[in-house]
RNA sequence: ACCAUUGUCGUCCAGUGGUUUAGGAUGCCAGGUUUUCAAAUAUCCACGUUGAUUCCCUGGAGACCGGGGUUCGAACCCCCGCAAUGGUG
Numbered sequence: 001a002c003c004a005u006u007g008u009c010g011u012c013c014a015g016u017g018g019u020u021u022a023g024g025a026u027g028c029c030a031g032g033u034u035u036u037c038a039a040a041u042a043u044c045c046a047c048g049u050u051g052a053u054u055c056c057c058u059g060g061a062g063a064c065c066g067g068g069g070u071u072c073g074a075a076c077c078c079c080c081g082c083a084a085u086g087g088u089g
Base pairs, nucleotide, nucleotide: 001088002087003086004085005084006083007082010026011025012024013023018072028060029059030058031057032056036052037051038050039049065081066080067079068078069077
C1' cells in the first nucleotide's frame, strides 16, 4: 500500500428496513429476605439497634464508531473516513 472481517450499555453478545420501551448475561446503584461476624447499651445471656458480610428476589440507570446518501421509514442497505483483527506484498 491492497484485500477481507468487525465496530451496539463498564465488559461479552443478540438484533438483517417499521411497535415490543434496541433485548440477554455479567458488572454498577437502591430496596427487601437470609447467613455469618463485629460494636455500643458499664458484667453474662437473649431480643432489639447500628455497621459489615453471604445468598436469593424485586426495581433502576446505562449503548447503535463519525459524516453523508438511498428510502415514506436506517442500528440494519450504499459511499467516504476512523479504529481493531487477520491476510497479501